[in-house]
Predicted 3D model of a 468-nucleotide part of an RNA (large-subunit ribosomal RNA, domain III) from an Actinomycetota bacterium. Lineage of the source: Bacteria > Bacillati > Actinomycetota. The full RNA is in RNAcentral, with records from ENA. The coordinates come from a structure-prediction model, not an experiment, and the mean pLDDT is 80.
Context: one part of a larger RNA
RNA sequence: GAGUAGCGAGAGAGGGGUGAGAAACCCCUCCGCCGAAAAUCCAAGGGUUCCUGGGCAAGGCUAAUCCUCCCAGGGUGAGUCGGGAGCUAAGGCGAGGCCGAAAGGCGUAGUCGAUGCACAACCGGUUGAUAUUCCGGUACCACUGUGAGCGCGCCCAGGCUUAACCGUUGUUGCUAAGGGGAUGCUGGGAGCCCGUAAAACGGCACCCAGAGGAACCGACCCACAAUGGAGCGGCCAGCAAAGCGGGGACGCAGGAAGGUAGAUGAACCCACCCGAUGGUAGAGGUGGGGUAAGUAUGUAGGGUGGGUCCCAGGCAAAUCCGGUACCCAUAAAACCUGAGAUACGACGCCGACUCGAUUUAGAGGAAGUCAUUGAUCCUAUGCUGCCAAGAAAAGCCGCUAGCGAGCUCUCACGGUGCCCGUACCCCAAACCAACACAGGUGGAUAGGUAGAGAAUACCAAGGCGAUU
Numbered sequence: 001g002a003g004u005a006g007c008g009a010g011a012g013a014g015g016g017g018u019g020a021g022a023a024a025c026c027c028c029u030c031c032g033c034c035g036a037a038a039a040u041c042c043a044a045g046g047g048u049u050c051c052u053g054g055g056c057a058a059g060g061c062u063a064a065u066c067c068u069c070c071c072a073g074g075g076u077g078a079g080u081c082g083g084g085a086g087c088u089a090a091g092g093c094g095a096g097g098c099c100g101a102a103a104g105g106c107g108u109a110g111u112c113g114a115u116g117c118a119c120a121a122c123c124g125g126u127u128g129a130u131a132u133u134c135c136g137g138u139a140c141c142a143c144u145g146u147g148a149g150c151g152c153g154c155c156c157a158g159g160c161u162u163a164a165c166c167g168u169u170g171u172u173g174c175u176a177a178g179g180g181g182a183u184g185c186u187g188g189g190a191g192c193c194c195g196u197a198a199a200a201c202g203g204c205a206c207c208c209a210g211a212g213g214a215a216c217c218g219a220c221c222c223a224c225a226a227u228g229g230a231g232c233g234g235c236c237a238g239c240a241a242a243g244c245g246g247g248g249a250c251g252c253a254g255g256a257a258g259g260u261a262g263a264u265g266a267a268c269c270c271a272c273c274c275g276a277u278g279g280u281a282g283a284g285g286u287g288g289g290g291u292a293a294g295u296a297u298g299u300a301g302g303g304u305g306g307g308u309c310c311c312a313g314g315c316a317a318a319u320c321c322g323g324u325a326c327c328c329a330u331a332a333a334a335c336c337u338g339a340g341a342u343a344c345g346a347c348g349c350c351g352a353c354u355c356g357a358u359u360u361a362g363a364g365g366a367a368g369u370c371a372u373u374g375a376u377c378c379u380a381u382g383c384u385g386c387c388a389a390g391a392a393a394a395g396c397c398g399c400u401a402g403c404g405a406g407c408u409c410u411c412a413c414g415g416u417g418c419c420c421g422u423a424c425c426c427c428a429a430a431c432c433a434a435c436a437c438a439g440g441u442g443g444a445u446a447g448g449u450a451g452a453g454a455a456u457a458c459c460a461a462g463g464c465g466a467u468u
């Protein structure tokens, strides 16, 4: 400079309390603001900021008795919520391996890795602070034990199949002795051609003899075939793969339907009220008119044809999948899926209100129906249409390989159930922005009147009145 700029969007007033001290703290009454948010619950992130008691130096754009500040004490309770003990994606790591002066890089089998898949709990109550975690009630899942029960098997008997082995038979096969005697070879004889003066050499076919010995024929044994004995073993329970197959399993758009949540109304039900002013016992006024998972039933709706023989496919096998052919059905049955509703759950809980407490504590408890409307939620990852053609793996189901003498299933009553997170803020004064910063930050819930609407305006529940 200068006691200047500024004190960071915004409504406060009155009374009471506490206190040394009050415009700002606490309580009450009005008033005002938000209300697809300025409400409620999560994820991420933060990390004690949560609650109680105490405090006012500093922080708080002023004051402060107040605080997200300081001090002390306390607080987070799980088989079922989220994660791990299940699965995989992008991606990471990576035994061997390949490459590289070294360091290291890439990568197979594997092993990790959610933002995805799989997977069993709901209602009410309770604390100053936690609750699907504690308590009450009612459930469910996995493993396990005991006791019953239905059923199947092992064993016996019986059935099917069958290896070694032992017989019988044969227009079968093989070869031995033996038979057989081809091609070629050697010797002799004579003929023709070529050639020569004549021969020789050479070529062509014929006859005789010799050595050698191919094909083929050929018994027993053996092999093969048929057949009869023989009978090792296998199948006719159950479990079951790291193997094989199905499924999980997926895009975008669109409309219609069946429901429910919710909402509204009620002349119906219940509780209370009957008036300071003309009227108010009336179709009067005010308030309320709830209830989960689970179990049972299997509806509206959606989906799938069934069977037989055979087969170079599915890394071995397969009755499974796939393929050819055929048979039966063709619009139903059966099976799978599936909201909702109904009943139980519930003679419970909740519940307006009343009584009682304020030095704190609770107790009792009515009605609990109907109609209309109605979702962006459920059926539905459905159905229909379209082209740009829309993850994987496990759980699950089937198959066989394999194991195999006991086993599946149901009911009742018991037992066990590990580790981590759980406070609090979360469109914000607690996260990201140097700040208690008009900025940024993913998801869920979605009341009333008007409205096409989640716009907008005013309200409810709930929350605030923004630190001069």
Stems, first nucleotide, its partner, number of pairs: 012030006031465004039445004045425002049423001050074006059067002079140002081421004086117002091112003097106003121138005141417009151407002159235003165229006172223002178217002185210005191204003238403002243399004251386004257379003262373005268289006274282001290349002294344003301337004305328004310323002313321002350368001353364003387390001431440002447459004